[in-house]
Context: one part of a larger RNA
């Protein structure tokens, strides 16, 4: 190795796309590397084992024998693997013809609300809080009306709704452009699958430049509260949240469930195709498909539960676990402006 395992008990890399490898659909030939069969040569001797023989026995010495599971060469066998060719068409792809979508990136626009400023109009509070107070207000606050400036998000529609690999997408027009899905045909002819290194995307928070700043708000400041109050509540407030280029590369990045394919009861929703039926438009019903719930049966599981979207039942890859602390920390290396990441120990201790 045979012979754990990973949804919550340690363990699914953040997600794609991909290199080397690994695995690979159906027939028919030729091949004979892997495989298998026989042979012939090797596999020293001694030990090991068997039969046997010698010391009074043993231990020990000896005779034969077998084994020595290999390894070369002949020489055959062709199912399966691999190799070589002819082909197929059920996996995969193209094209034709139609759908649906906050999918991605640029551009212009809208309307409501917050905040400010100018103008009336008005008079003593406002605002906040358990309750106060700082704070603004008679240099006219606050309420209301009218105008304007300006940033940001885009109520209602909105739905276990749609979309995208994941991160994540929501006003409205327009360009640009990426996937998906259905139905019929035709056409390529295995083009697949996964995937150590690589690569490229990657929330928010951070970081550089350079713009911007309407609320919103670490940081700070002040008022409370309290033994204290370096908070929780209040009144202010700058970094940031916004933009454009470059960085960082990490999250509960979560379905705490890698990917891909095959099978294995149902029953009720929902969103997008398609066919067929029924209708006066319309609402409707059935089949079937591609997704997205609920809900149950075998099975599974430690239980909760999963349950054709599996955690079932199998098969390819690939990642990852191995008792807690020490610690995702030292140290080395990489990368990065930094901030820090990624790889990743030991002593010692229970």
């Nucleotide at each position: 190795c045979u012979g754990g395992g990973c949804g919550u008990a340690a363990a699914g890399g953040g997600u794609u796309c991909g290199u080397a490898g690994g695995c690979g659909g159906u027939u028919g030939c030729c091949u004979a590397a892997g495989u298998c069969a026989g042979a012939u040569g090797u596999g020293a001797a001694a030990g090991c084992c068997c039969c046997g023989g010698g010391c009074u026995u043993a231990a020990c010495c000896u005779g034969g024998g077998a084994a020595c599971u290999g390894c070369a060469u002949c020489u055959g066998a062709u199912a399966c693997u691999g190799g070589g060719u002819a082909a197929c068409u059920a996996g995969a792809g193209u094209u034709u013809a139609a759908g649906a979508g906050a999918g991605g990136a640029g551009u212009g626009u809208g309307g409501a609300a917050u905040u400010u400023c100018c103008g009336g109009u008005g008079u003593a509070g406002c605002g906040g809080u358990g309750a106060a107070a700082u704070g603004c207000a008679u240099a006219g606050a606050g309420a209301u009306c009218g105008g304007g400036a300006g940033g940001a998000a885009c109520a209602u529609c909105a739905g276990u709704g749609g979309c995208g690999a994941a991160g994540g997408c929501g006003g409205c027009a327009c360009u640009c452009u990426g996937g998906c899905u259905c139905a019929a045909a035709a056409c390529u002819g295995a083009c697949g699958c996964u995937g150590a290194g690589g690569a490229a995307c990657g929330a928010a928070a951070g970081c550089g430049u350079g713009g911007g700043u309407a609320g919103c708000a670490a940081a700070c400041a002040g008022g409370a509260u309290u033994a204290g109050a370096u908070a929780c509540c209040c009144u202010g407030g700058u970094a940031g949240u916004c933009c454009a280029c470059g960085c960082c590369c990490u999250a509960a990045a979560c379905g705490a469930u890698g990917u891909c394919a095959a099978c294995u009861a149902g029953c009720c929703g929902u969103u997008g195709g398609a066919u067929c039926c029924a209708u006066u438009u319309a609402a409707g019903g059935a089949u079937u498909u591609a997704g997205u719930g609920g809900u149950g049966c075998a099975g599974c599981u430690a239980a909760c539960g999963c349950a054709u979207u599996a955690a079932g039942u199998u098969g390819a890859c690939c990642g990852c676990c191995u008792g807690g602390g020490g610690a995702g920390u030292a140290c080395g290396c990489a990368c990065g402006c930094a901030a820090g990441u990624g790889u990743a120990a030991a002593a010692c201790u229970c």
Predicted 3D model of a 350-nucleotide part of an RNA (small-subunit ribosomal RNA, central domain) from an uncultured bacterium. The coordinates come from a structure-prediction model, not an experiment, and the mean pLDDT is 90. The RNAcentral record of the full RNA draws on ENA, Greengenes and SILVA. It matches the Rfam family "Bacterial small subunit ribosomal RNA".